[in-house]
The RNA shown here (transfer RNA) has 74 nucleotides and comes from a Bacteroidaceae bacterium. NCBI's taxonomy places the organism under Bacteria, Bacteroidota, Bacteroidia, Bacteroidales, Bacteroidaceae. RNAcentral holds the sequence, with entries from ENA. The coordinates come from a structure-prediction model, not an experiment, and the mean pLDDT is 80. Rfam family: tRNA. Its family is annotated with triplet codon-amino acid adaptor activity in the Gene Ontology. Rfam classes the family as a transfer RNA. Rfam's curators write: Transfer RNA (tRNA) molecules are approximately 80 nucleotides in length.
RNA sequence: GCUGGAUUCGUCUAGUGGUCCAGGACGCCUGCCUCUCACGCAGGAGAUCACGGGUUCGACUCCCGUAUCCAGUA
Numbered sequence: 001g002c003u004g005g006a007u008u009c010g011u012c013u014a015g016u017g018g019u020c021c022a023g024g025a026c027g028c029c030u031g032c033c034u035c036u037c038a039c040g041c042a043g044g045a046g047a048u049c050a051c052g053g054g055u056u057c058g059a060c061u062c063c064c065g066u067a068u069c070c071a072g073u074a
Base pairs, nucleotide, nucleotide: 001073002072003071004070005069006068007067010026011025012024013023018057028044029043030042031041032040050066051065052064053063054062
């Protein structure tokens, strides 16, 4: 260089056109419990879905480009 794959809350991930102002686990915050901490229970905050375009009535989802990472290949 070429080919293929990946990018979604702090971290790991679900989602394959509308029913989702994106769900879960861990973590974080608050309260309860406890002499206190931990555990446990209840609640809460946290993602303009890497960025820019396009297609569509409608895009996290399809297409193109860019960026970063991974693998293969010369």